[in-house]
């Protein structure tokens, strides 16, 4: 200090999440020790038991118990007596239960319920106060009296307890005296305070005291003074949230006089006045003890208030007083309430928020321990007693700190194991073993503190006589602890979490959107570094993780330190109150401000420097800090206050000028509709096309006249005016404003503006008018799947006026107002100045473009979104929601204010690249058009779907599957089905063992595979053995089983379309752009020109093959012109190298010329040429797209099968058949069929082959025979042409189907071959919607060949030649594609995205008859205890008391409201949820542009009207 997450990518905005620190924590796993500190956060819930406050005999009477002593008696030993035990007695001694009395119990300890307050903190004040014990000083302590508890007697009661009688003491109580520096009053004259007042002195008057004890010197007591300590009170400032709490208040605010108090005070009371508080937040509600401090943070802040310290409050709940110096009292009293306990039912007892402990609650928090040794407290003269305060110990990893679990060496990087592997190895790993060393800790043993400074007791000394000193004695819980030493021996001691990114750390196996993980993003659907396990690694370590909470990161509430054109956010506009801010120059003041100084800011804590525990944590000492508050002394620049002046801000005045500024009245013409009359006749109107509608009862059209209402053409303009909304015919009246000029007047009068007031389009509301047009709703007609719409015909509110209401809009410049400053260019409106139509200047407006600057960018840019100041308003993730509830306003519609639960990890802005558009522009293509021939109808062939089947093996499925893989399914193929066999296997192969040659033949069984039997039968070597085969074992097989979504390779398609990129440079924050765009051109990103680009690559083109012309070379099997020979005939032969041809090498074409054009290039009657503008054809397929196809061509990862998913064999199936589709063949005939005659190819193939020729057969073919391993031999071209016949018909067309007889191949033609002959002779007479191919040697048509192959279902595929057309005006439209541009809410990219109702499930929430609570207040009734007050009857001699009454009041009751919760039949919307229903509203011109406000309507999105906006 940052990081992850919105996107295909980018930059922003913005939320969510993480890394850090902390805790009185809890949970999970684990656990060796020590020190220090900590430990009910929940039920202020209830509590068994024990303890936590007593002490004083030196205040007192006494003597229950104990002890000592005395006396008496009894018993025993034993007896004069003594000893021992026991009983009784004596307060005589020590001492002491209970009692009277004194002091203490108001401290210490606990808790945080209440409390938003002078409660706390801080500062100041009390001249308005008190203070036991303690200290200082002064004075005094005299004389008397009567009771009472206890003890005793007695009564009641279960108990608790109480009553009566008699008797007694005090430092208990009372009386009298004395008394002052005390208190009160009177008088005098001083000092002092801001003031009320205070202080000191003098004189007089009145009032009030006391207690003794032990003992010989002290402790007490009384009255006062001062102090100290502790308290009480007052005030300033500070101290949570809600305004959906805006008004509150009758003792309320103040006064006079009283009462009361320690003291001031409405604290209380009588009377008088009517005030007081509040937007600087009263009142009400919610929550909460406050502070020192703690955590976090750079700080400012934010959060917290446990332990420790200070203060407050409380003690089961509520009230009350008593005592006392002090309480309205935790371990006191009285009363009421709830609860618990005892009871003899009459009545009583109790209060752990003291220490332990129990139950309950809870995720959760300890021992019914020891000691008063130390520190401190109470009492006491003291010894001492008491002390759950305190000090210690116990439990708990709950925290912090420290220590240990060994250290050094040790590589062949050992063996083994786990794990991984490419099988070579790697890793665990210096780890281990092994060698050397150490002993903290542990165990055992021995020794062994400090804490005791001090105090008590005894003895002694000094003097200042209650202090000091000396000496001695005694006091230790923790503790035989800390610590030290010795012995033993690596011996006793390591885990937890994590390993996809953030975030350090990776592999294997299992699982298969399952199980599960997850803080966020997300992972898991058969190769998961993300789940579970393992190995390894990483991080911490006696701990490690998780959860919860707080701060941080978060500048994400922004004072430090944010924003508001489009991301959330400027109020619709103005006027103006409070407030905030405010021009120039003096004087003064010193509030703010600044400086010095004083007091305070407790200690602890923090921090710095030292010191002590072996270190550290921890503790001790000292310093700093404590940013604060208050006092005081100064300073005076700035701000403020006061005062004086000024004119530039602002305003006024005067002059000029401008305009759809406003209000009211009057007037005008055109148009529209209606009415009347005329002319006139059949349609009008309306639409994409129609229909509804109007019209022979005379429409529409046209002419004239009349009526009505509404709106104002042209001018008219990014012109004008107005604060905004808004304002437009002409004119009159009234009225407002701006601008310019002058510089006369005022003299800061200003700016902004919370609340408040006013204005405020359209729609809408009320009342009354008006109603021509238009027109929500509504009706009808169309469109449509539907059409509650778009279109059409009608049509009511409304639209208009007056007066009221309402108060909202995309009320927008999505940009609040004011002031100042900051480059320029240009247009325009109104002024000034001037003679001026020009030019320049200046002021105020309205616009355009741009620099700096700003901005996320788009953009803004003197009319700022720049630079600054002031004021107001508003924002803080999306949804829920501008909703609910409450309140305010409104006649209503509704408006204003305005949440939460819940839910998501995004929502959003600008720009980029694509893709898309029922957006635009340009261009191309047999894309359309123009033509030719087909398909779709028939029969058949073939493929597919479907169906069927034991199986009909598998794959291919829009274009880009369907005569496709298959270029040959009768067996084989074959993968499928049925059945029969084999299991190291049908095939390849290593090693070992055993056997045997191998091999060939024969016989039998069987469907065959196979099985059984039998015959023949080796080589090399001396041998072992080797070769070969079989069996067995083992290592290895085999799989057309799965995954083409794990892959390689190959292929299809876009598309032979013209595109796809890179380097450097430049532009941009960036994604990206530029280049590659623009103009022209091309088949082409082909070129030329232009140009922040310059170049280059893959594609295009060319290079390659073939074809078309020529040449050169070479001639056999090809050829034959010339020469010669031969034949029935033929290049048949000699010969030739001319020709054709063959096959190698070359040539040739490049726009050369003309016209146009800068050029590239285009055009040309053309020229030359075999060929002319890439000559024709082929091969050649950029970056990429479709998770396209193929694991069944092949290869290959992973998974699966192994007496089978392998393999062999026989048979069957792939050939099925109601049907549907694709591709073809043959036809429907005369441009033809049939018969006869006759002519001309090219390319290819051939030895298990092609076969001449001859013979046989009608023929397929058969028999014989010949040539050819091929330019040598073999291989009938057909259409065409000539001729005969048929004459328009289901035919002499057509040939399906079927019958019969054959031929051939083959082991075998039944399922299931082809061919031949004879016979049979189906459908079909040119084919609906729709659709396919083709632009020249092409279409069409005719035949020939080849591959596969025994044969063939071939009409298919691939080639070859023969004959040989028609048409293209053109690019509007359909389809596909390319480039540029535009919009986008799409990026899985329009087969996209996405809205609303309905249906289902779940969740939270609003309303709601009602039901159940809660706290507070009001009114009334009742009213305990208790203080105060009053008081005739009763008691007492009296003082007085009892009793009664009054006021107040806790509590209780009643009543009516308000507030606030819970729950609820039913109901409203909302949110969420892989694949529900209906539509398609939005995003593209989203197919009717969208959106805003309003009104009406509709299943729903929504539609329509009116006005507005451009997003």
């Nucleotide at each position: 200090a940052g990081a992850g997450u919105u996107u295909g990518a980018u930059c922003c905005u913005g939320g969510c999440u993480c890394a850090g620190g902390a805790u009185g924590a809890a949970c999970g796993c684990u656990a060796g020790c020590u020190a220090c500190a900590g430990g009910c956060u929940u039920a202020a819930c209830a509590c068994a038991u024990g303890c936590a406050a007593g002490u004083c005999g030196a205040g007192g009477g006494g003597c229950a118990g104990c002890a000592u002593g005395g006396a008496a008696c009894u018993u025993a030993g034993c007896u004069u007596g003594c000893u021992a035990a026991g009983u009784u007695u004596c307060g005589a001694u020590g001492g002491c239960g209970a009692c009277c009395g004194g002091c203490g119990c108001a401290c210490g300890g606990g808790u945080g319920a209440g409390u938003a307050a002078c409660a706390c903190g801080u500062a100041u004040c009390c001249a308005a106060c008190c203070u036991a014990c303690c200290g200082u000083u002064u004075a005094c302590u005299a004389c008397g009296g009567g009771a009472u508890a206890g003890c005793c007697u007695u009564c009641u009661g279960a108990a608790a307890a109480g009553g009566a009688g008699a008797u007694u003491a005090a430092u208990a109580c009372c009386g009298u005296a004395u008394g002052g520096c005390a208190u009160u009053c009177u008088a005098a004259a001083g000092u002092u305070u801001c003031a009320u007042g205070a202080c000191a002195u003098u004189a007089g008057a009145a009032u009030u005291a006391a207690a003794g004890g032990u003992u010989u010197a002290c402790c007490g007591g009384u009255a006062a003074u001062c102090g100290a300590u502790g308290g009480g009170g007052a005030u300033g400032c500070g101290u949570u949230c809600c305004a959906u709490u805006a008004g509150a208040u009758a003792g309320u605010a103040g006064g006079c006089g009283g009462g009361g108090u320690a003291a001031c005070g409405g604290c209380c009371c009588a009377c008088c006045u009517a005030g007081u508080c509040a937007g600087c937040g009263a009142u009400g509600g919610a929550u909460a003890g406050g502070g020192g401090u703690u955590c976090u943070g750079a700080g400012a802040g934010g959060a917290a208030g446990g332990u420790c310290c200070c203060c407050c409050a409380c003690a089961u709940u509520g009230g009350a007083a008593c005592u006392g110096a002090g309480a309205c009292a935790c371990g006191g009293u009285c009363c009421a309430a709830a609860c618990u306990c005892c009871u003899a039912c009459g009545g009583g007892a109790g209060g752990c928020a003291g220490c332990a402990g129990u139950g309950a609650g809870g995720a959760a928090u300890a021992u019914u321990g020891g000691u008063c040794a130390a520190u401190g407290g109470g009492c006491g003269c003291g010894a001492g007693c008491c002390u759950g305060a305190a000090c210690c110990a116990g439990c708990c990893a709950a925290g912090u700190a420290g220590c240990g679990u060994g250290a050094a060496g040790g590589a062949u990087g050992a063996c083994u194991g786990c794990c991984c592997u490419a099988u070579g190895g790697g890793u665990u790993g210096u780890a281990a073993a092994c060698u050397u060393c150490u002993u903290u800790u542990a165990u055992a043993a021995a020794g062994g503190a400090a804490u005791a400074a001090a105090g008590u007791g005894g003895u002694c000394c000094a003097c200042g006589u209650g202090u000091g000193g000396a000496u001695u004695u005694u006091u230790g819980u923790a503790u035989g602890u800390a610590c030290u030493u010795u012995a033993u021996g690596a011996a006793u001691a390591a885990g937890g979490a994590u390993c996809g990114g953030c975030u350090a750390a990776c592999u294997c196996c299992g699982u298969g959107c399952c199980a599960g993980c997850a803080g966020c993003c997300g992972c898991g659907g058969u190769a998961a570094u993300a789940c579970g396990g393992a190995g390894g690694a990483u991080c911490c370590a006696a701990g490690c993780g998780u959860u919860a909470u707080c701060c941080g990161g978060a500048u994400u509430u922004a004072u430090u330190g944010g924003g508001u054109u489009u991301a959330a956010a400027g109020g619709g506009a103005g006027c103006g109150u409070a407030g905030a801010u405010g021009g120039a120059u003096g004087u003064u003041u010193a509030a703010g401000u600044c400086a010095g100084u004083u007091g305070u800011g407790a200690a602890a804590g923090u921090u710095c420097g030292g010191g002590g525990c072996u270190c550290a944590a921890c503790c001790c000492c000292g310093g700093a800090a404590u940013u604060g508050c208050a006092g005081u002394u100064g300073a005076u620049a700035c701000u403020g206050g006061a005062u004086a002046u000024c004119u530039u801000g602002a305003g006024u005045a005067c002059a000029g000028u401008u305009g759809a500024g406003g209000u009211a009245g009057g007037c005008g013409g055109a148009a529209u509709u209606c009415g009347u009359g005329g002319u006139g006749u059949a349609g009008c109107g309306g639409u994409g096309a129609a229909a509804u509608g109007c019209u022979u009862a005379g429409a529409u059209a046209u002419c004239a006249c009349g009526a009505a209402g509404a709106a104002c053409u042209c001018c008219g303009a990014u012109u004008g005016c107005g604060a905004a909304g808004g304002c437009a015919g002409c004119u009159u009246a009234c009225u407002a404003a701006g601008c310019u000029g002058u510089a006369a007047c005022u003299g800061a009068c200003a700016u902004u503006g919370a609340g408040g007031c006013u204005c405020g389009a359209a729609a809408g509301u009320g009342u009354g008018g008006g109603u021509a047009u238009c027109a929500a709703a509504c009706a009808g007609g169309a469109u449509u799947a539907g059409a509650u719409a778009c279109c059409c015909u009608g049509g009511u509110a409304g639209u208009c006026c007056a007066c009221a209401c309402g108060g909202u809009a995309a009320a927008c410049u999505a940009u609040g107002g004011a002031u100042a400053c900051u480059c320029g260019c240009u247009g325009u409106a109104g002024g000034c100045g001037a003679u001026a139509c020009a030019c320049a200047g200046u002021c105020u407006g309205c616009g355009g473009c741009c620099a700096a600057g700003c901005g996320a960018a788009a953009g803004c840019a003197u009319u700022a979104a720049g630079u600054a100041u002031c004021c107001c308003a508003c924002c803080u993730g999306g949804g829920g929601a501008g909703u609910a509830c409450g309140c305010c306003g409104g006649c209503a519609a509704c408006g204003g204010u305005g949440a939460a639960a819940c839910u998501c990890a995004a929502a959003g802005g600008a720009a980029u690249u694509g893709a898309c558009g029922g957006g635009g522009g340009c261009c191309c293509g047999c894309a359309c058009a123009a033509g030719c021939g087909g398909a779709g109808g028939a029969a058949c062939a073939u493929g597919u779907g479907g169906u069927u089947u034991a199986a009909u093996u598998c794959g291919a499925u829009g274009a880009u599957a369907c005569g496709c893989g298959a270029g040959g399914a009768a067996c084989c193929u074959u993968a499928c089905c049925c059945g029969g066999g084999c299991u190291u296997a049908a095939a390849u192969u290593g090693c070992a063992a055993c056997u045997g040659a191998a091999u060939a033949g024969c016989u039998g069984a069987g469907a065959g595979a196979u099985c059984a039997g039998u015959u023949a039968g080796c080589u090399a070597g001396c041998a072992a053995u080797a070769g070969c085969a079989g069996u067995u074992g083992u290592g290895a097989a085999g799989g057309u089983g799965c995954u083409g979504c794990a892959u390689g390779g190959u292929u299809g398609u876009c598309g032979u379309c013209a595109g796809c990129u890179c380097g450097u440079g430049c532009c941009g924050u960036g994604a990206g752009g530029u280049g590659u765009c623009g103009g022209c051109u091309u088949a082409a990103g082909u070129g030329c020109c232009a140009u922040a680009a310059c170049g280059a690559g893959c594609g295009c083109a060319a290079c390659c093959c073939u074809u078309g012309u020529c040449g050169a070379u070479a001639g056999u099997u090809a050829c034959u012109a010339a020469c010669a020979g031969a034949u029935a005939a033929u290049g048949c032969u000699g010969a030739g190298g001319a020709c054709u041809c063959u096959a190698u090498c070359g040539a040739g074409a490049c726009u050369g010329c003309a016209u146009c054009g800068u050029a590239a290039g285009a055009u040309g009657c053309g020229a030359g040429g075999a060929a002319g503008g890439u000559g024709g054809g082929g091969a050649u397929g950029a970056c990429g797209u479709c998770a396209a196809a193929u694991c069944a061509g092949c290869a290959c990862g992973g998974c699966c099968c192994u007496u089978a998913c392998g393999u062999c064999c026989g048979g069957g199936g792939c050939u099925a058949c109601a049907c549907a589709c694709g591709u073809g063949u043959u036809a429907c005939a005369a441009u033809g069929g049939a018969g006869g005659g006759u002519a001309c190819a090219g390319a290819a193939g051939g030895c298990a082959g092609c076969u001449a020729c001859a013979c046989g057969g009608c023929g397929a073919c058969g028999u014989g025979a010949u040539g050819c391993u091929a330019a040598u031999c073999c291989c009938g071209a057909a259409a065409a042409c000539c001729u005969u016949u048929c004459u328009c018909a289901g035919u002499u067309c057509g040939g399906a189907u079927c019958g019969a007889a054959g031929u051939c191949u083959g082991c075998a033609a039944c399922c299931c071959g082809a061919c031949u002959u004879c016979g049979u002779g189906a459908a079909g007479c040119u084919g609906g919607a729709u659709u396919c191919g083709c632009u020249a040697g092409u279409a069409a048509u005719c035949g020939c060949g080849c591959a596969u192959c025994a044969g063939c279902c071939a009409u298919g595929g691939c080639g070859c030649g023969g004959u040989g057309a028609a048409u293209a005006c053109g690019u509007u439209c359909c389809c596909g594609g390319g480039c540029c541009u535009u919009g986008u809410a799409c990026a899985c990219a329009c087969c996209g995205c996405c809205c609303g109702u309905c249906a289902a499930g779940c969740c939270a929430u609003g309303g709601a008859a009602g039901c159940c609570g809660g706290g507070g207040g009001u009114a009334c009734c009742u009213g305990a205890a208790g203080u105060a007050c009053g008081u005739a009857a009763c008691c007492g001699c009296a003082a007085g008391g009892a009793g009664c009454g009054u006021c107040c009041u806790a509590g209780g009751g009643u009543a009516a409201a308000a507030c606030u919760g819970g729950u609820a039949a039913c109901u409203g919307g909302g949110g969420c949820u892989a694949a529900g229903u209906c539509g398609u509203a939005a995003c593209a011109a989203g197919g009717u542009a969208g959106c805003c406000g309003u009104a009406c309507c509709g299943g729903a999105a929504g539609g329509u009207g009116c006005g507005g906006c451009u997003g």
Small-subunit ribosomal RNA from Phocaeicola paurosaccharolyticus JCM 15092, 1511 nucleotides, folded computationally. The RNAcentral record of the sequence draws on SILVA.